[in-house]
Context: one part of a larger RNA
RNA sequence: UGACGGGGCCCCGCACAAGCAGCGGAGCGUGUGGUUUAAUUCGAUGCUACACGAAGAACCUUACCAGGGUUUGACAUGCAAGUGGUAGGAAGCUGAAAAGUGACCGACCCUUCGGGGAGCUUGCACAGGUGCUGCAUGGCUGUCGUCAGCUCGUGCCGUGAGGUGUUGGGUUAAGUCCCGCAACGAGCGCAACCCUUGUCCUUAGUUGCUAACACGAAAGGUGAGCACUCUAAGGAGACUGCCCCAGUCAAUGGGGAGGAAGGUGGGGAUGACGUCAAGUCAUCAUGGCCCUUAUAUCCCGGGCUGCACACGUGCUACAAUGGCCGGUACAAUGGGUAGCGACACCGCGAGGUGGAGCCAAUCUCAAAAACCGGUCUCAGUUCGGAUUGAAGUCUGCAACUCGACUUCAUGAAGCUGGAAUCGCUAGUAAUGGCGGAUCAGCUACGCCGCCGUGAAUACGUUCCCGGGCCU
Numbered sequence: 001u002g003a004c005g006g007g008g009c010c011c012c013g014c015a016c017a018a019g020c021a022g023c024g025g026a027g028c029g030u031g032u033g034g035u036u037u038a039a040u041u042c043g044a045u046g047c048u049a050c051a052c053g054a055a056g057a058a059c060c061u062u063a064c065c066a067g068g069g070u071u072u073g074a075c076a077u078g079c080a081a082g083u084g085g086u087a088g089g090a091a092g093c094u095g096a097a098a099a100g101u102g103a104c105c106g107a108c109c110c111u112u113c114g115g116g117g118a119g120c121u122u123g124c125a126c127a128g129g130u131g132c133u134g135c136a137u138g139g140c141u142g143u144c145g146u147c148a149g150c151u152c153g154u155g156c157c158g159u160g161a162g163g164u165g166u167u168g169g170g171u172u173a174a175g176u177c178c179c180g181c182a183a184c185g186a187g188c189g190c191a192a193c194c195c196u197u198g199u200c201c202u203u204a205g206u207u208g209c210u211a212a213c214a215c216g217a218a219a220g221g222u223g224a225g226c227a228c229u230c231u232a233a234g235g236a237g238a239c240u241g242c243c244c245c246a247g248u249c250a251a252u253g254g255g256g257a258g259g260a261a262g263g264u265g266g267g268g269a270u271g272a273c274g275u276c277a278a279g280u281c282a283u284c285a286u287g288g289c290c291c292u293u294a295u296a297u298c299c300c301g302g303g304c305u306g307c308a309c310a311c312g313u314g315c316u317a318c319a320a321u322g323g324c325c326g327g328u329a330c331a332a333u334g335g336g337u338a339g340c341g342a343c344a345c346c347g348c349g350a351g352g353u354g355g356a357g358c359c360a361a362u363c364u365c366a367a368a369a370a371c372c373g374g375u376c377u378c379a380g381u382u383c384g385g386a387u388u389g390a391a392g393u394c395u396g397c398a399a400c401u402c403g404a405c406u407u408c409a410u411g412a413a414g415c416u417g418g419a420a421u422c423g424c425u426a427g428u429a430a431u432g433g434c435g436g437a438u439c440a441g442c443u444a445c446g447c448c449g450c451c452g453u454g455a456a457u458a459c460g461u462u463c464c465c466g467g468g469c470c471u
């Protein structure tokens, strides 16, 4: 000077408390450990690994295993030599394929017609490596933590390490601001500037909208209009600006007015100096080391999906605030041409056949679902849906290992979950559906978004956890 303390003072955070809904028990999905295996590729491991890399493992992917091949190589550059029946294509044969063999077909560019180039073959340099080291590294990332801190110049103090400033009195979400002070200033952080949402105005009016008028059986369907909604560009608006009180005449705090919004309005992006030799050599890049007829490379099949078990994280439930049936409303974000597909017909259905329109404010995915009415009457049930049998649909070269979905049948565990433990303070939790990326299809119950319905509670800071200032 730091760090630490079951030392002290002050303060903060869903940290506790107050509440709500969960996890831990069941079945299933998924990841991991373990175990098994020819292989179950590799990495991630307290918080900060475990629906994580993976926003798509049937083949491919694929890095793993078994077997079959190749050796200047699947890919790049250079040098030398050779090469018009050359480059390239290819019936047939062998084979699981890769590949081998191969009847037959058969070129291109420049040219001074000598040739040169491209391609191919051979040879040599070299290629190649998801092989090792994240404790040799760059880059990127997690975490403490969106916590309020971390420093510098000059001056002053101290023999010096260093201190001061940055401490103190108030205040703030904040080293935020005010006052004081041997300090005076400054930088990185905080805040603001950025995006979005909440109100209004202006401009604009199609593919959007429909108040008035007219047409129409009806539908903004048509004429018409751009008021309204909306769209998207510009602007206004919020600053403790105004009033009262408290306060040191301050910063600031409490209350009020006006206002769509009030004291950072809500949300996002933004992550200081640094810490963990944190993570990543398998995104990429890269030093060193290692392999070079193999640790490279091609193919087929298998594996990554194996299963006495253990853990994490989710989904569905155990029911009446519910299940089933019926009718019927009200969204937003988004996607669409190798695509979305209206509508009609066929099928109980998944789906099939034909196919209008749409490169989309026009057409379409598209049905929103919880909501509302009837019924069931507390039961392992009209709860629950695992598992299994049969028959099918779709994608795809191909669904045995190992896809999703449909129909009929089957109907398991489960009656609210021990110790322990997680999330959340408002349009939040909880609950209901919808969309998208990846993607042929999909093991998505994941992830990222969107809207509908919409709570309870916070006395307080003694205690648990983490953090900040001073001592």
Base pairs, nucleotide, nucleotide: 007471008470010468011467012466013465015461016460019424020423022421026316027315028314029313030312031311032310033309034307035306042053043052064302065301067299068298069297070296073126077125078124079123080122081121082120083119088105089104092101093100094099108117109116110115128291129290131289132288133287137285138284139280140279141278142276144274149188150187151186152185153184154183155164156163157162168179169178170177194268195267196266197265199236200235201234202233203232204231205230208226209225210224213223214222215221239262242256243255244254245253246252318417322376323375324374325373327372334365335364336363339358340357343354344353345352346351383414388409389408390407391406392405393404394403430453431452432451433450434449435448436447